[in-house]
């Protein structure tokens, strides 16, 4: 330098155009316990990597940039 893959909650991930973006784990609170752990219940936490475009409607499609990874040279 070229090609390809990935970027969604603190962490790991699902979601291939249409309802309010879910799940696990973690965090906080409550219950339980003498206390801790386990367990049960609830809550908070996401402008879906940035910008622009297509569309009535974009996490999803297109362009470009950024970051990480793989292959080739």
């Nucleotide at each position: 330098g070229u090609u390809c893959c990935a970027g969604u909650a603190g962490c790991g991930u699902a979601g291939u155009g249409g309802u309010u973006a879910g799940c696990g784990u973690g965090u906080u609170u409550c219950g339980u316990u003498u206390a801790c752990a386990c367990c049960g219940a609830a809550a908070a936490g996401g402008u879906c990597g940035g910008c622009g475009g297509u569309u009535c409607a974009a996490a999803c499609c297109c362009g470009u940039c950024c970051u990480g990874g793989a292959a080739c040279a």